[in-house]
Context: one part of a larger RNA
RNA sequence: CCCAUACCAAGACGGAAAGACCCCGUGAACCUUUACUAUAGUUUGAUAUUGGGUUUUAAUGUUGCAUGUGUAGGAUAGGUGGGAGACUUUGAAACUGGGGCGCCAGCUUCAGUGGAGUCGCCCUUGAAAUACCACUCUUGUUGCAUUGGAAUUCUAACUCCGGCACGUGAAUCCGUGCCGAGGACAGUGUCAGAUGGGUAGUUUGACUGGGACGGUCGCCUCCUAAAAUGUAACGGAGGCACCCUAAGGUUCCCUCAGUGCGAUUGGAAACCGCGCGUAGAGUGUAAAGGCAGAAGGGAGCUUAACUGCGAGACGGACGCGUCGAGCAGAUGCGAAAGCAGGGCUUAGUGAUCUUACGGUGCUGUGUGGAAAGGCCGUAACUCAUUGGAUAAAAGGUACUCCGGGGAUAACAGGCUAGUCGCCCCCGAUAGCUCACAUAAACGGGGCGGUUCGGCACCUCGAUGUCGGCUCGUCACAUCCUGGGGCAGAAGCAUGUCCCAAGGGUUCGGCUGUCCGCCGAUUAAAGUGGCACGCGAGCUGGGUUUAGAACGUCGUAAGACAGUUCGGUCCCUAUCUGGUAUGGG
Numbered sequence: 001c002c003c004a005u006a007c008c009a010a011g012a013c014g015g016a017a018a019g020a021c022c023c024c025g026u027g028a029a030c031c032u033u034u035a036c037u038a039u040a041g042u043u044u045g046a047u048a049u050u051g052g053g054u055u056u057u058a059a060u061g062u063u064g065c066a067u068g069u070g071u072a073g074g075a076u077a078g079g080u081g082g083g084a085g086a087c088u089u090u091g092a093a094a095c096u097g098g099g100g101c102g103c104c105a106g107c108u109u110c111a112g113u114g115g116a117g118u119c120g121c122c123c124u125u126g127a128a129a130u131a132c133c134a135c136u137c138u139u140g141u142u143g144c145a146u147u148g149g150a151a152u153u154c155u156a157a158c159u160c161c162g163g164c165a166c167g168u169g170a171a172u173c174c175g176u177g178c179c180g181a182g183g184a185c186a187g188u189g190u191c192a193g194a195u196g197g198g199u200a201g202u203u204u205g206a207c208u209g210g211g212a213c214g215g216u217c218g219c220c221u222c223c224u225a226a227a228a229u230g231u232a233a234c235g236g237a238g239g240c241a242c243c244c245u246a247a248g249g250u251u252c253c254c255u256c257a258g259u260g261c262g263a264u265u266g267g268a269a270a271c272c273g274c275g276c277g278u279a280g281a282g283u284g285u286a287a288a289g290g291c292a293g294a295a296g297g298g299a300g301c302u303u304a305a306c307u308g309c310g311a312g313a314c315g316g317a318c319g320c321g322u323c324g325a326g327c328a329g330a331u332g333c334g335a336a337a338g339c340a341g342g343g344c345u346u347a348g349u350g351a352u353c354u355u356a357c358g359g360u361g362c363u364g365u366g367u368g369g370a371a372a373g374g375c376c377g378u379a380a381c382u383c384a385u386u387g388g389a390u391a392a393a394a395g396g397u398a399c400u401c402c403g404g405g406g407a408u409a410a411c412a413g414g415c416u417a418g419u420c421g422c423c424c425c426c427g428a429u430a431g432c433u434c435a436c437a438u439a440a441a442c443g444g445g446g447c448g449g450u451u452c453g454g455c456a457c458c459u460c461g462a463u464g465u466c467g468g469c470u471c472g473u474c475a476c477a478u479c480c481u482g483g484g485g486c487a488g489a490a491g492c493a494u495g496u497c498c499c500a501a502g503g504g505u506u507c508g509g510c511u512g513u514c515c516g517c518c519g520a521u522u523a524a525a526g527u528g529g530c531a532c533g534c535g536a537g538c539u540g541g542g543u544u545u546a547g548a549a550c551g552u553c554g555u556a557a558g559a560c561a562g563u564u565c566g567g568u569c570c571c572u573a574u575c576u577g578g579u580a581u582g583g584g
Stems, first nucleotide, its partner, number of pairs: 001584008010576003014571002022405004027401002029397004035202005041195009051154012064141003068137001069105001078136005085119003094113008158182003162179006205217003214234001218240006241386001242284001243343002248302007256280001258276005282291002285348001287346003306329004312323004318387001331340003354380007362373002412459001413457001414455003418452001420448006429439002466541001467539003471533001472530005479504003482499006506520005547565004551560003
């Protein structure tokens, strides 16, 4: 070195199972509820099955009766027409008593007494007699009718799992009959309202240095932005979701802030005068860019904050946004030339559908109309997740499932080194004196890759995760043992530094613990790496499934780096590696 046998399990990111954790999917399933929308059921009403009386009440019609006051005017004139007479011993005026109405003036009615008159035409008025007749209106009342409501009652529908008899016969079934009890209720059908996780179908956004929590989502201004335009981030700063009939148009006029000096009340600042004054003022509102020949400040007159158009451009994937001379009409200001289609400019916003309102020389389903629609104008959305999925929507899952992802988290590794550990420089200060025996602030420079992090690069068709046990091996920034320097080293001790990794580095109590505290020793009871070494070597106490409970949170389903009891750890070794033995 080769071969073989027996053995060990460190590696083959070993085998097994398209990861169950995590995220994603306009995936699924169950569960919850004050998510949305339905719905069984329940309930209320109407109506049919469903009929008769009585009382009461409402409306309508009708019969009789009553009722009616502006002012002027005999006085309480409903309207219109006819009308010169009407009523009266079949009882007039007047008086007494009672009732009704009332604008308090009177009107009207009943009974009695009474015994012959009462009223109209004539005067005032828009309208002439309730003298008389007819029709009719307002309001009220009486009777009747119709249709409703309410209460009560009846019996004949209907109900009875009340009784008896019968149906050749056992029968608490069924049917029929009689009786009884209830009764137009109940029950049932149809329609409508309410309620309705009992049930069902669904929804429950995206961005995101993993996700959740938080924040954000459209528009305007500045910086980032690298001197055209444009340009990202959960980069740095701010605004908007309006306002204004003048804060718009035009003509004419004016110049600010500040400051010096002067001047009654009057002061640091009020108003007044004279200087200086490129803008530091002002501009409706953020910022930027503008603006004094003003876009800033006044005054006069006004409505162009117009209608129909629009050559030509600019920005934009598109939708769309922006600028615009000029033409026609009508208009405002100006003597005129001219200017005016809002505001110094850039934010102040919402597509389509649907519906509504106004207009309209359009269409009109055989024809004429209409309905409906079109066209023009306008309105209703924090559709703000702002290019707006629907008119209409929240949660739980550890009982979970599927499809995917190392496009994305938790372990380990990697990169990095803020944090961490160690070293060095400087040397204020402490050390009686003295920086450097020792300690060392404020700062500076490195090294390491054991902490907490950052990143998300291999691995989600699986790289098993804390601690213990077993077995170790390496580094040295050395705990002991060894050699040395310095000392604020007398000695014994001790501090610090240099060299040094050969060997060694304990046993217990508590806790799942690593750690830590404690007890007893020791020469010492080192610090770290090895997938926080080691589960195809063991364990399984912890964490991290399904059961259950407490506290807390939640309406609930459930949840909690809160607690508690319980809870399946598979693999016969092919290769590499290793140990032992044998053969060549």
Large-subunit ribosomal RNA, domain V from a Candidatus Poribacteria bacterium, 584 nucleotides, folded computationally. Taxonomically the source falls in Candidatus Poribacteria (Bacteria, Bacteria candidate phyla). The coordinates come from a structure-prediction model, not an experiment, and the mean pLDDT is 84. Rfam family: Bacterial large subunit ribosomal RNA. Its family is annotated with structural constituent of ribosome and ribosome in the Gene Ontology.